The part of an RNA shown here (large-subunit ribosomal RNA, domain I) has 500 nucleotides and comes from Pseudomonas syringae pv. theae. The RNAcentral record of the full RNA draws on ENA. The coordinates come from a structure-prediction model, not an experiment, and the mean pLDDT is 85. It matches the Rfam family "Bacterial large subunit ribosomal RNA". Its family is annotated with ribosome and structural constituent of ribosome in the Gene Ontology.
[in-house]
Context: one part of a larger RNA
RNA sequence: CGCAUACGGUGGAUGCUUGGCAGUCAGAGGCGAUGAAAGACGUGGUAGCCUGCGAAAAGCUUCGGGGAGUCGGCAAACAGACUGUGAUCCGGAGAUGUCUGAAUGGGGGAACCCAGCCAUCACAAGAUGGUUAUCUUACACUGAAUACAUAGGUGUAAGAGGCGAACCAGGGGAACUGAAACAUCUAAGUACCCUGAGGAAAAGAAAUCAACCGAGAUUCCCUUAGUAGUGGCGAGCGAACGGGGACCAGCCCUUAAGUUGUAUUGAGAUUAGCGGAACGCUCUGGAAAGUGCGGCCAUAGUGGGUGAUAGCCCUGUACGCGAAAAUCCCUUUGCAAUGAAAUCGAGUAGGACGGGGCACGAGAAACCUUGUCUGAAUAUGGGGGGACCAUCCUCCAAGGCUAAAUACUACUGACUGACCGAUAGUGAACCAGUACCGUGAGGGAAAGGCGAAAAGAACCGCGGAGAGCGGAGUGAAAUAGAUCCUGAAACCGUAUGCGU
Numbered sequence: 001c002g003c004a005u006a007c008g009g010u011g012g013a014u015g016c017u018u019g020g021c022a023g024u025c026a027g028a029g030g031c032g033a034u035g036a037a038a039g040a041c042g043u044g045g046u047a048g049c050c051u052g053c054g055a056a057a058a059g060c061u062u063c064g065g066g067g068a069g070u071c072g073g074c075a076a077a078c079a080g081a082c083u084g085u086g087a088u089c090c091g092g093a094g095a096u097g098u099c100u101g102a103a104u105g106g107g108g109g110a111a112c113c114c115a116g117c118c119a120u121c122a123c124a125a126g127a128u129g130g131u132u133a134u135c136u137u138a139c140a141c142u143g144a145a146u147a148c149a150u151a152g153g154u155g156u157a158a159g160a161g162g163c164g165a166a167c168c169a170g171g172g173g174a175a176c177u178g179a180a181a182c183a184u185c186u187a188a189g190u191a192c193c194c195u196g197a198g199g200a201a202a203a204g205a206a207a208u209c210a211a212c213c214g215a216g217a218u219u220c221c222c223u224u225a226g227u228a229g230u231g232g233c234g235a236g237c238g239a240a241c242g243g244g245g246a247c248c249a250g251c252c253c254u255u256a257a258g259u260u261g262u263a264u265u266g267a268g269a270u271u272a273g274c275g276g277a278a279c280g281c282u283c284u285g286g287a288a289a290g291u292g293c294g295g296c297c298a299u300a301g302u303g304g305g306u307g308a309u310a311g312c313c314c315u316g317u318a319c320g321c322g323a324a325a326a327u328c329c330c331u332u333u334g335c336a337a338u339g340a341a342a343u344c345g346a347g348u349a350g351g352a353c354g355g356g357g358c359a360c361g362a363g364a365a366a367c368c369u370u371g372u373c374u375g376a377a378u379a380u381g382g383g384g385g386g387a388c389c390a391u392c393c394u395c396c397a398a399g400g401c402u403a404a405a406u407a408c409u410a411c412u413g414a415c416u417g418a419c420c421g422a423u424a425g426u427g428a429a430c431c432a433g434u435a436c437c438g439u440g441a442g443g444g445a446a447a448g449g450c451g452a453a454a455a456g457a458a459c460c461g462c463g464g465a466g467a468g469c470g471g472a473g474u475g476a477a478a479u480a481g482a483u484c485c486u487g488a489a490a491c492c493g494u495a496u497g498c499g500u
Base pairs, nucleotide, nucleotide: 001499002498003497004496005495006494007493008492009491015485016448019420020419021417022416023415024414025413026412027411028409029408030163031162038100039099040098041054042053043052045078048074049073050072060094061093062092063091064090065089069082070081071080105114106113107112115132116131117130118129119128120127121126134160135159136158137157138156139155140154141153142152167198168196169195170194171193172192178185182232208215209214219246220245221244222243223242229237230236250401251400252399253345258338259337260336261335262334263333266330268328269327270326271325273321274320275319279294280293281292283290295312296311297301303315304314305313350374351373352372353371354370355369356368357367360386381396382395383394384393385392436443437442456484459471460470461469462468
């Protein structure tokens, strides 16, 4: 040095799950000047952090539930309290709610600084309470140049403002890329920015399609169909008619389809809860839920816990029941409010030029839209049927409303998984958007597990009044001793044997 065996060290695989991920079914779909979201600072008999709360500060009042202990967690002890005159706890309603923040009296380097006015109290200094932003709309009073007026000013009232995950509509709108280069084209009306709204939004009751037969608002899905087309006819883009489904609802401008509020009748739901069946012995063991024996319940053998694996121990589950208060939905009846353009649509239809949208790139290019310039008819009329004309068919623009089927899930509840199991699954199972890095925008970790129960090792010895270790003791186990379950492999040793 190698091989083998045994025993160790190191290391942290594996088994576990408090956390995630993806869904299903319901709910909810908003919060905000009655001051939000997000924070700062406080608040306990207590030094810190988390949670809760706000100078009335882990809380106050009240109405319900509940029924024996309680004073949130890390986190035990001490001190002091509360509680069958019903505490703690759970739910409804209310009160309080510092300072910042749309932040709104003015300022400001957020959580700070400095005021005015009114009312009350006070001898005074002062104290307490209220109020004072801007914009829009309405009304009133004023009021220039400039006579009337208007602009402007002042006041009162109402509304708005900001935040929030996706979904929606509108206004703007790329490039990389592909075309094997690149310019039309594509990517794509995507990303992104802005505005606005709702629980959905948008669209919507034919100046629509169709084809000589007919259909009958819109939206969504399947198909038609990668078809017809379009296209440096390249790369690509890509319908419709028709058919089958989901859902169905029609109306008004001639005073109504409706919508909303409020009161009322009844039913239901949500926000606390309550009842809820049925097992004993034996053996092994530290412990019985395991073994053996004999029973029982089941509209309940989902799940979780309990010292190993429990239908019958606990919690639950099936099933049944329950609300003083608040809210929601439906329903009966009544009252009230709101509700668009205005008068069946004229600077419109149509035309010219230039754009855009239509699957359709100017093309034979209809149709829709409109920046500029023009410009009809009025139902004896007008639009469309893919250049255009005739015939025929069909519809009635230039006003408006409209549920459902559809999209999404920041949030709440229940449940599910041939989803993960701590290098996985969220970045985050743990005090994580933390520590840390960066001027900043921003980037962004690592880190789970003793035991059934702390019974967490009294006492003794060595040692530096150490670290650590040896005894003793606890425990089923201490090679479960806090760097603590299991403890794989790589890697490093010790002992023994053999070989060299």